This is a predicted structure of a 593-nucleotide part of an RNA (large-subunit ribosomal RNA, domain I) from Deltaproteobacteria bacterium GWA2_38_16. Its mean pLDDT, the model's own confidence on a scale to 100, is 83. The source organism's lineage runs through Bacteria, delta/epsilon subdivisions and Deltaproteobacteria.
[in-house]
Context: one part of a larger RNA
RNA sequence: GGUAAAUGGGGGAUGCCUUGGCAUUAAGAGGCGAUGAAAGACGUGGUAUAGCUGCGAUAAGCUUCGGGGAACUGCUAAACGAGUUUUGAUCCGGAGAUUUCUGAAUGGGGCAACCCUUUUAGGGUAACACCUAAAAAUGUGUGACUGAAUUCAUAGGUUACUCAAGCGAAUGAGGGGAAGUGAAACAUCUCAGUACCCUCAAGAAAAGAAAACAAUUGUGAUUCCCUCAGUAGUGGCGAGCGAACGGGGAAUAGUCUAAACCUUAUCUGUGUAAGCCUGUAAGCGUUGCAGAUAGGGUGUUGUGGGACUCUUUGGGUGUUAUUACAGAAACACCAAGAAGUUACAAAACUUAGUUUUAGUUGAACUAUCUGGAAUAGUAGACCAUAGAAGGUUAAAGUCCUGUAAAUGAAAAAGCUAAGACUUCUAAAGAGUAUCCCAAGUACCACGGGACACGUGAAAUCUUGUGGGAAUCCGGGAAGACCAUUUUCUAAGACUAAAUACUUCUUAAUGACCGAUAGUGUAAUAGUACCGCGAGGGAAAGGUGAAAAGAACCCCGGUGAGGGGAGUGAAAUAGAAUCUGAAACCGUUUACCU
Numbered sequence: 001g002g003u004a005a006a007u008g009g010g011g012g013a014u015g016c017c018u019u020g021g022c023a024u025u026a027a028g029a030g031g032c033g034a035u036g037a038a039a040g041a042c043g044u045g046g047u048a049u050a051g052c053u054g055c056g057a058u059a060a061g062c063u064u065c066g067g068g069g070a071a072c073u074g075c076u077a078a079a080c081g082a083g084u085u086u087u088g089a090u091c092c093g094g095a096g097a098u099u100u101c102u103g104a105a106u107g108g109g110g111c112a113a114c115c116c117u118u119u120u121a122g123g124g125u126a127a128c129a130c131c132u133a134a135a136a137a138u139g140u141g142u143g144a145c146u147g148a149a150u151u152c153a154u155a156g157g158u159u160a161c162u163c164a165a166g167c168g169a170a171u172g173a174g175g176g177g178a179a180g181u182g183a184a185a186c187a188u189c190u191c192a193g194u195a196c197c198c199u200c201a202a203g204a205a206a207a208g209a210a211a212a213c214a215a216u217u218g219u220g221a222u223u224c225c226c227u228c229a230g231u232a233g234u235g236g237c238g239a240g241c242g243a244a245c246g247g248g249g250a251a252u253a254g255u256c257u258a259a260a261c262c263u264u265a266u267c268u269g270u271g272u273a274a275g276c277c278u279g280u281a282a283g284c285g286u287u288g289c290a291g292a293u294a295g296g297g298u299g300u301u302g303u304g305g306g307a308c309u310c311u312u313u314g315g316g317u318g319u320u321a322u323u324a325c326a327g328a329a330a331c332a333c334c335a336a337g338a339a340g341u342u343a344c345a346a347a348a349c350u351u352a353g354u355u356u357u358a359g360u361u362g363a364a365c366u367a368u369c370u371g372g373a374a375u376a377g378u379a380g381a382c383c384a385u386a387g388a389a390g391g392u393u394a395a396a397g398u399c400c401u402g403u404a405a406a407u408g409a410a411a412a413a414g415c416u417a418a419g420a421c422u423u424c425u426a427a428a429g430a431g432u433a434u435c436c437c438a439a440g441u442a443c444c445a446c447g448g449g450a451c452a453c454g455u456g457a458a459a460u461c462u463u464g465u466g467g468g469a470a471u472c473c474g475g476g477a478a479g480a481c482c483a484u485u486u487u488c489u490a491a492g493a494c495u496a497a498a499u500a501c502u503u504c505u506u507a508a509u510g511a512c513c514g515a516u517a518g519u520g521u522a523a524u525a526g527u528a529c530c531g532c533g534a535g536g537g538a539a540a541g542g543u544g545a546a547a548a549g550a551a552c553c554c555c556g557g558u559g560a561g562g563g564g565a566g567u568g569a570a571a572u573a574g575a576a577u578c579u580g581a582a583a584c585c586g587u588u589u590a591c592c593u
Stems, first nucleotide, its partner, number of pairs: 001592009015578001016542002020513002022510007029502002031167002039102003042056003046080002050076003062096006071084003107116003117136007138164002141161006171202001172200005182189001186236001212219002223250005233241002254494003257438001261297010275284002277327006302472001304437004308431006315334006336425005349419009359407003365380004381398002383387001389401003443467008453479001474489005529536002549577001552564004
């Protein structure tokens, strides 16, 4: 030096475990904020008080109402001290009080957590000082008071009230809008109206009651799913893109204006004609007519509708007009009926039930054996609307927490129902063709965009520029265009459900992970650290059943570390702690050189 065996060091793989993650399901909630949010700074504890948590100068807390029933003064983190508590503490839940400073930050300023004011009221001082409370930003809307050039007025100014702002994970609508890529290059095209930016909103949003489809039969708002179908198409006819009709389902809900006409108010014009419900008679006279604006009634449709004119029928009572009589009309009240607060008008309330925010009751096993320990083995029992699960010195239906089942709220909130309440109540028919039926609109031309559809034969939707209709014998569509036929009725508005999503709460599940995995984070984790900054971004789990965490002695530097002793089932479980692989480094023995 080599080989072999044994035994160590080193190292932290592997196995087992799980406090943490991941995904999904069901239900809830779908917002918070000038009554000052989200996010923070600084404080706050009996002892030294670093971090986390809680809280805010009333500061790990205060008050009250409920629950609960013996210990308690949060965690890392033990100890001491001082206290609280059956006159019910700690703890759990409802409601309330307090809530420094920054922050939309809003009295002014500012290098966030700081600086400096004014006014009023109170306290305080001999007088200043000082202290406390409240108010003082901007913009929208409404009202009031004032008020220039400039007479009225307007602008402007002042003031009261109201609302807004800012934050938030995804989902939504709108306005803008790429490139890497693919086309095996690349330019039309694709990626893609995607990513990203901006604005706005809701618990959903958007859409929505046919100027729709269809095809000679018909359907009947919107949204979403399955299919039709990778079809018809489109496409440097390349790469690719890619419907609709129809069928089957989920869920269903329909409404209100504008106009014509009537009427009221105000203003303007005209200027005594007419008018005052009708008839007769008397009477009146700022009235009538036309236009504009605003309000009320009416009206809302495509077998066209409505206005207008006429006819028929109408629950009762009362009142009204310049007067009398007759008729008719309008208004009010009662009765009867109908409907309703998610659209179609709209708000608060009462009662009952139910749900949520704390809880409560909750069955049934012992002996023996091995062992450190019984939940294992053996023997014999029991409960079960409970044999889900977790824990307990090994593996427990019957030990503990629970589970099935049953039950519970002073207070607050949600939902449902009823009541009360609120609102509404003429309908039918006929006639005529007098009036109305949404205008810089439809439509056309040019230039774009959206439609599966790249300008194409290119309809349809939209619109930057220019031109520019009609009113039902009207107008649009049916994929150029024309005819015929069919169908619908634009240029106003509202509308639940079925659909999308999950920052968050509760319950549950997994042929999901098990510490190089699973979140970046099982731990002081968006921490340490890096970067001027935007930003980037870790590593790091396991003694034991229980600390019983090694009194005492010895070596050593009053070390580190170790040897005894002791604990423990085990200390080669000794805190650098379960198991403890390999690389790498030793020791002992045997053999060989």

Rfam family: Bacterial large subunit ribosomal RNA. Gene Ontology terms of the family: structural constituent of ribosome and ribosome.